The RNA shown here (transfer RNA) has 74 nucleotides and comes from an archaeon.
It was read from a public genome assembly.
Rfam family: tRNA. Rfam's curators write: Transfer RNA (tRNA) molecules are approximately 80 nucleotides in length. The family's RNA type in Rfam is transfer RNA.
RNA sequence: GGGCCUGUAGCUCAGCUAGGUAGAGCAUCUGACUUUUAAUCAGGUGGUCAAGGGUUCGAAUCCCUUCAGGCCCG
Numbered sequence: 001g002g003g004c005c006u007g008u009a010g011c012u013c014a015g016c017u018a019g020g021u022a023g024a025g026c027a028u029c030u031g032a033c034u035u036u037u038a039a040u041c042a043g044g045u046g047g048u049c050a051a052g053g054g055u056u057c058g059a060a061u062c063c064c065u066u067c068a069g070g071c072c073c074g
Stems, first nucleotide, its partner, number of pairs: 001073007010026004020057001028044005050066005
């Protein structure tokens, strides 16, 4: 230098193929239960979907560029 993959909540990831309310588990907070803790149960908080631009009534999703990480080739 070229090709491919990945980037979504504090962490691990799904959702992308087929555009239409951003989700799960863990963690955290509150409550119930319990003599207390733990466990269990119920509920809540938490996101510029890597960045910018484009297409569209509407983009995490499609297109272009860039950034970061990984693998391969030279």